A computed fold for a 404-nucleotide RNA from an Anaerolineales bacterium, annotated as Bacterial RNase P class A. Of the family's consensus pairs, 97% are formed in the model. NCBI's taxonomy places the organism under Bacteria, Bacillati, Chloroflexota, Anaerolineae, Anaerolineales. Its Rfam family is "Bacterial RNase P class A". Rfam describes the family as follows. Ribonuclease P (RNase P) is a ubiquitous endoribonuclease, found in archaea, bacteria and eukarya as well as chloroplasts and mitochondria. It is recorded under the gene name rnpB. The RNAcentral record of the sequence draws on ENA.
């Protein structure tokens, strides 16, 4: 110079003239509008609606199944499938990315096509005994049958460890050295996932779980159109479920029976009726997610189903797990302590339009002069991931080639 690789930032500016939202104070007793003044007014993503939460609301509170997420370690953090920093494994020459990363000898399965065979393997072409049968001067050739073999050679993404020996009719981890995996057991480092070494074992059964599955963890629902309020209105609506049993007490009537009385009333006991109350168990109907247990309301005031009627106004609504600056611990993600701001609050939905200069960028040899300035618009709030972005700035590492 050039080509890369991580990370932060800007993304129009001033100035004149008009036009808009909230907030404040004042101009009126006061409010409505209207006038003046003062503040302030869209994002890095406001987009996707993946994930996570705060906060409402489902009366309180759990337990198993179900379904559903997640998956090396160690940390941050409200939380998370998200950072942060290691560890193996994989790509890259490197800086530096990327991993859907528990278990495959728990269990079932899938591995086209080719090939004899694709997991309890497997015997095509070979090689070797043996016996038969032809041909041949002999060794020996060709073939058929039994057996042994699986070292060579074929297919294939992969064929049941490799190298060299020994042995063998031929062969083979059959057996022996020195690898490679596996698996036992021990040391040493690490907080740990996992490194690195030692001895023994002949044990060599691939791959896939982004295959069903096992095994760890975690997990109510619903969502600001949640929700609280007020005000107005409808037909104060039609129909349809909601029991039985028992214990207690209290009213009443009954009937006995016992006291008192001439008798009647009156009282006291028992036993039945009935009608309130409370409490219990069953059932009914209902919430609590999908079931299940469980639990709770109601059983005359709950609720099921058909119909009517309101769509208005307040609130919720912005002081926040806030933004900004230094310090301080920490490898970092952060976190703590000071310090100093208050920075949208719309409801058919505000921040605009217009003019002048100037910044970039394009074209040019240079200027002029023309063009062009990205992606995009808050709706409860917050931490993330993921897309989209015209042009520029900065930082720090890699590599190549030159020069010095």
């Nucleotide at each position: 110079u050039g080509a890369g690789u991580g990370g932060a930032c800007c993304g129009g500016g001033c100035g004149g003239u008009c036009g808009c939202g909230c907030c404040g104070c004042g101009g009126u007793c006061a409010c409505a509008c209207c006038c003046a003044c003062g503040g302030u007014g869209a994002g890095g993503a406001a987009a996707g609606u993946c994930c996570g939460a705060a906060c409402u609301c489902c009366a309180c509170a759990g337990a198993a199944c179900a379904c559903g997420a997640u998956g090396c370690u160690g940390g941050a953090u409200a939380a998370c499938u998200u950072c942060c920093a290691g560890g193996c494994g994989g790509a890259g020459c490197g800086a530096u990315c990327c991993g859907a990363c528990g278990g495959c000898a728990a269990g079932u399965g899938c591995c086209a096509c080719a090939g004899a065979g694709a997991a309890c393997a497997g015997g095509u072409c070979g090689c070797c005994a043996u016996g038969g049968u032809g041909c041949u001067u002999u060794u020996g050739c060709a073939u058929c049958a039994u057996g042994g073999u699986a070292a060579g050679a074929g297919u294939g993404a992969a064929a049941c460890g490799g190298u060299g020996g020994u042995g063998u009719a031929a062969g083979a981890g059959a057996c022996c050295a020195c690898c490679a995996g596996c698996g036992a057991u021990c040391c040493a480092g690490g907080u740990g996932a996992c490194u690195g070494g030692a001895u023994c074992g002949g044990c060599u059964a691939g791959g896939c779980a982004a295959a069903c599955c096992c095994c760890a963890u975690c997990g109510g629902g619903a969502g600001c159109a949640a929700g609280a309020c007020c005000a107005a209105g409808c037909a104060u609506g039609a129909g349809g479920c909601g029991g039985a049993u028992g214990a207690c007490g209290g009213a009443g009537g009954u009937g006995u029976g016992a006291c008192u009385u001439u008798a009647u009333c009156g009282u006291c006991a028992c036993a039945c009726c009935u009608c309130c109350g409370u409490c219990a168990u069953c059932g009914c109907g209902g919430g609590c997610u999908g079931u299940u247990c469980g639990u709770c309301c109601g059983u005359u005031c709950g609720u099921c189903u058909c119909g009517g009627g309101u769509a208005g106004g307040u609130u919720g609504c912005a002081c926040g797990a806030g933004a900004c600056g230094c310090c301080g611990a920490g490898c970092a993600a952060u976190c703590g302590g000071c310090g100093c701001c208050c920075c949208a609050g719309a409801u058919a939905g505000a921040u605009g339009a217009u003019c002048g200069c100037c910044a970039a960028c394009u074209c040019c040899a240079a200027a002029a002069a023309g063009g062009u300035u990205a992606c995009a618009g808050a709706a409860u709030u917050c931490g993330g991931c993921u897309u989209a972005c015209a042009g520029g700035u900065c930082c720090a590492c890699u590599c190549a080639u030159c020069c010095u």